[in-house]
RNA sequence: GAACGAUAACGGCAAACCUGCUGAAAAACAGGGGCGCAAAGCUAAAGGGUCUAAAGCUCCAAGCGAGCUAUGACAGCCUGGCUACCGAA
Numbered sequence: 001g002a003a004c005g006a007u008a009a010c011g012g013c014a015a016a017c018c019u020g021c022u023g024a025a026a027a028a029c030a031g032g033g034g035c036g037c038a039a040a041g042c043u044a045a046a047g048g049g050u051c052u053a054a055a056g057c058u059c060c061a062a063g064c065g066a067g068c069u070a071u072g073a074c075a076g077c078c079u080g081g082c083u084a085c086c087g088a089a
Stems, first nucleotide, its partner, number of pairs: 004087002012037002017032004022027001035076001041082003046079003049074003056068004
């Protein structure tokens, strides 16, 4: 230095759910909470995937309707990229 990852040390993050708040929604943010996580740090303009459908388009039996669509999201879905703490085997 690379790889690897202990019932190690110092510590870190925070699912569901609840409250508040932003948003059309998905979801984000703040507080509580703690299922889990060795990258659960960053990257969504690297690729795949998932969620939503406001605006737009199409349809319509005209409705608080249906379908398509990301420019909206998810990095705690997978692969990749970048960066980083510790050191038993």

c-di-GMP-I riboswitch aptamer from a Bacillota bacterium, 89 nucleotides, folded computationally.
The organism belongs to Bacillota, within Bacteria.
Its Rfam family is "c-di-GMP-I riboswitch aptamer". Its family is annotated with cyclic-di-GMP binding in the Gene Ontology.
Its mean pLDDT, the model's own confidence on a scale to 100, is 90.
The model forms 95% of the base pairs in the Rfam consensus.